[in-house]
Context: one part of a larger RNA
RNA sequence: GCCUACGAGUUGUACUUAUAUAGCGAGUUUAAGACCUUCAGGGUUGGAGGCGAAGCGAAAGCGAGUCUUAACAGGGCGAGAGCUAUAUGAGGCAGACGCGAAACCGAGUGAUCUACCCAUGGGCAGGCUGAAGUCUCGAUAAUAUCGAGAUGGAGGGCCGAACCGGUUGACGUUGAAAAGUCUUCGGAUGACCUGUGGGUAGGGGUGAAAGGCCAAUCAAACUCGGAGAUAUCUCGUACUCCCCGAAAUGCAUUUAGGUGCAGCGUUAAGAAGAAGUGUCAAGGAGGUAGAGCUACCGAUAGGGCUAGGGGGCUUCACCGCCUACCAACCCCUGACGAACUCCGAAUGCUUUGACAUGAUACUUAGCAGUGAGGCUAUGGGUGCUAAGGUCCGUAGCCGAGAGGGAAAGAACCCGGACCAACAGCUAAGGUCCCCAAAUUAUAACUAAGUUGAAGCAACGAUGUGGGGAAGCAAAGACAGCUAGGAUGUUGGCUUGGAAGCAGCCAUUCAUUUAAAGAGUGCGUAACAGCUCACUAGUCGAGCGUUCCUGCGCGAAUAAUGAUCGGGCAUCAAGUUAUAUACCGAAGCUUUGGUUUUUUCGUUGAAAGACGAAGAGAGGUAGGGGAGCAUUCUGAAUGAGGCGAAGUAGUAUUGUGAGAUAUUAUGGAUUGUUCAGAAAAGAAAAUGUAGGC
Numbered sequence: 001g002c003c004u005a006c007g008a009g010u011u012g013u014a015c016u017u018a019u020a021u022a023g024c025g026a027g028u029u030u031a032a033g034a035c036c037u038u039c040a041g042g043g044u045u046g047g048a049g050g051c052g053a054a055g056c057g058a059a060a061g062c063g064a065g066u067c068u069u070a071a072c073a074g075g076g077c078g079a080g081a082g083c084u085a086u087a088u089g090a091g092g093c094a095g096a097c098g099c100g101a102a103a104c105c106g107a108g109u110g111a112u113c114u115a116c117c118c119a120u121g122g123g124c125a126g127g128c129u130g131a132a133g134u135c136u137c138g139a140u141a142a143u144a145u146c147g148a149g150a151u152g153g154a155g156g157g158c159c160g161a162a163c164c165g166g167u168u169g170a171c172g173u174u175g176a177a178a179a180g181u182c183u184u185c186g187g188a189u190g191a192c193c194u195g196u197g198g199g200u201a202g203g204g205g206u207g208a209a210a211g212g213c214c215a216a217u218c219a220a221a222c223u224c225g226g227a228g229a230u231a232u233c234u235c236g237u238a239c240u241c242c243c244c245g246a247a248a249u250g251c252a253u254u255u256a257g258g259u260g261c262a263g264c265g266u267u268a269a270g271a272a273g274a275a276g277u278g279u280c281a282a283g284g285a286g287g288u289a290g291a292g293c294u295a296c297c298g299a300u301a302g303g304g305c306u307a308g309g310g311g312g313c314u315u316c317a318c319c320g321c322c323u324a325c326c327a328a329c330c331c332c333u334g335a336c337g338a339a340c341u342c343c344g345a346a347u348g349c350u351u352u353g354a355c356a357u358g359a360u361a362c363u364u365a366g367c368a369g370u371g372a373g374g375c376u377a378u379g380g381g382u383g384c385u386a387a388g389g390u391c392c393g394u395a396g397c398c399g400a401g402a403g404g405g406a407a408a409g410a411a412c413c414c415g416g417a418c419c420a421a422c423a424g425c426u427a428a429g430g431u432c433c434c435c436a437a438a439u440u441a442u443a444a445c446u447a448a449g450u451u452g453a454a455g456c457a458a459c460g461a462u463g464u465g466g467g468g469a470a471g472c473a474a475a476g477a478c479a480g481c482u483a484g485g486a487u488g489u490u491g492g493c494u495u496g497g498a499a500g501c502a503g504c505c506a507u508u509c510a511u512u513u514a515a516a517g518a519g520u521g522c523g524u525a526a527c528a529g530c531u532c533a534c535u536a537g538u539c540g541a542g543c544g545u546u547c548c549u550g551c552g553c554g555a556a557u558a559a560u561g562a563u564c565g566g567g568c569a570u571c572a573a574g575u576u577a578u579a580u581a582c583c584g585a586a587g588c589u590u591u592g593g594u595u596u597u598u599u600c601g602u603u604g605a606a607a608g609a610c611g612a613a614g615a616g617a618g619g620u621a622g623g624g625g626a627g628c629a630u631u632c633u634g635a636a637u638g639a640g641g642c643g644a645a646g647u648a649g650u651a652u653u654g655u656g657a658g659a660u661a662u663u664a665u666g667g668a669u670u671g672u673u674c675a676g677a678a679a680a681g682a683a684a685a686u687g688u689a690g691g692c
Stems, first nucleotide, its partner, number of pairs: 001692006011094003015091010027051003033045004055062002065077004097236002100233001104226006115200009124190001126159003129155001133151007163187003169182003202218001204214003239627006249262005263370002265367006276357009290343001291341002297337002301333004306327001308326002310323004373398010403414003418593004423589003429583003432567003438580001440579006451569002459554002463551007471543002480538005486511003491505003517532001521530002594617010628681001630678010646665008
């Protein structure tokens, strides 16, 4: 992992409540007990007691009323058929759908492991060092003291086996081993190691102290019991079909992943004939968007005028004067505000009426689930006008929604799946091939593979299309080529020099001219030289400037190999505009069928059945309805050695759970109908047991 078996809303109750059915009805009903009985299913008694038939008030009390109160007002609570039984839905009390803690308490069992202690035994190769004491000798005046040599054999002494330990590294890690092996290392006469016997026990022991150890278990051992502890938590919770169908919000909460009430769902009954939506008309509340501010409050740029202040001048002092300093009020111009408003919409909300649409809304009662929501668009707060962020409002969708499109995708676009069809039409989106349908038509643009889903700026640029404005041009423009580009003069000043060209000055003049600056730029020390403006000739048709706009270019950088989904595509299969055709979904239609419900008709005692016309049949939590199967019981009625149940296959049949027939096997039981009762349906619980 698979297979088989087992495995979770049950049972009890003088309880509460609702519904359905039945009996009796102002009543209803017996409990224990007793008697009878075909021995167990029952029958007859038994009226104790219960519930109901009257309530209100604290009470006296009054009574269909009563209490409050001065009240005959107002208000509160009352004034309606029940009781018993059975079944079902839910609740209470019980383990109460099942499994699951960590823990708490009680009574016991443990010191054969290990900690410490007591008693009594045992063990420590070999080597090294050489304390005290003693003896002898020497020094000395000395029996003091010192030295030397012998002897001696101390030590939590030294090295190192056994023994005890466990420092380093490797291996081992489903191991040889639930702590080891190899290597290396510490102690090794001591606070040493060890045998045997004994002692200390669970909030207790023992501890050279690590919360260590107390039998592979320790921040409170183990065993059994209280015990099915408790679990607002997690997981699991078993057959079918049909109808409806949510919520993730508000308030409160030792409350925030729980719960109560309300909201939203469903079912039943009732009484209504309306709820809702849209359009039009008439009326109402309001201070948002916007706008405005010499209309307030606050903030605010420039100017004017000018109080007040600063600075300067003046003066013995008081005056006085000036000011591109600061600046109130006022004036002009400009302009801001969620907590500003002289103003002020659109929508939305609300009332009434008309018309249209419409089958729902309301009340009461039974049963719920939900109370983690999410994304997109939009109005805002917060944040960084960050977030697949967070918090509100409005709408849609997902949630609980399948189908088509967007390559792929909960939410985007289209559109809401009862079943079937080898029928048709469309939506979004598409029509070269992958891939169903246009290599469709007309007119343009793009040359960048831009682009072909979305996808970047400032800035830069003779890319290219369209439009406009004002100029020049056949009296010849623009570009090129040929030629000129001079004279007074080296203007004056300055300067070593300054001659068009370091710098300063200006009546930058005048002359000759087709034209030529007291000079546009190179250049020289200064000149020289080259060139430009300007002019003529040549050439022969458009030229340059600027503004708006379409499509393109650069700017343009990311980590494994690229790409529009791919192939590929250039008068496109790209972009813009227009047009027609086609494809395209579970949408709509067509044909057949199933089913729910409303109204009407026929039939029927009723339940219901049939027919017609409408409206429906996506669905999680959840509510309601109708059934299938299993085991047993009662009644009725069957089958079976000419083969029951079971098992395996085949066929038929029912919307389905399933059912039936038949063949083989099997070898003795078992079915159908109507009722009744449940140990009544498994794929999941790291489910339990067995097998493979």